[in-house]
RNA sequence: GCGACCACCUCGGGGUGCCCACAGGGCUGAGACGCGAUAGCGGACCCGUUGAACCUGAUCCGGCUCACACCGGCGGAGGGAAGGUUUCGCGAUCCUUC
Numbered sequence: 001g002c003g004a005c006c007a008c009c010u011c012g013g014g015g016u017g018c019c020c021a022c023a024g025g026g027c028u029g030a031g032a033c034g035c036g037a038u039a040g041c042g043g044a045c046c047c048g049u050u051g052a053a054c055c056u057g058a059u060c061c062g063g064c065u066c067a068c069a070c071c072g073g074c075g076g077a078g079g080g081a082a083g084g085u086u087u088c089g090c091g092a093u094c095c096u097u098c
Stems, first nucleotide, its partner, number of pairs: 001090004007085004011048004017027004033042003054079003060073004
């Protein structure tokens, strides 16, 4: 200097829905949280270019459901947030010793 996997550090991106008898409870999900005043703050979780985390189209289309969810389509469409360190391997150069 190049390369590889994992880990770590720092940083960054993101969402928070549906139902009921609405006190509270139930469902899906990784996540539907807490404080507060609605602003805001904090936490958890997921994701960071090998990027389907998430957003847009979209108050979208078909199936199914009380509804969300789920399945298929749209669609690998358009967007979307990264640097460092350790370890290992390879290579080059320099120094020292034999």
This is a predicted structure of a 98-nucleotide RNA (TPP riboswitch aptamer (THI element)) from uncultured Paracoccus sp. Lineage of the source: Bacteria > Pseudomonadati > Alphaproteobacteria > Rhodobacterales > Paracoccus. Of the family's consensus pairs, 95% are formed in the model. It matches the Rfam family "TPP riboswitch aptamer (THI element)". About the family: Vitamin B(1) in its active form thiamin pyrophosphate (TPP) is an essential coenzyme that is synthesised by coupling of pyrimidine and thiazole moieties in bacteria. The coordinates come from a structure-prediction model, not an experiment, and the mean pLDDT is 77.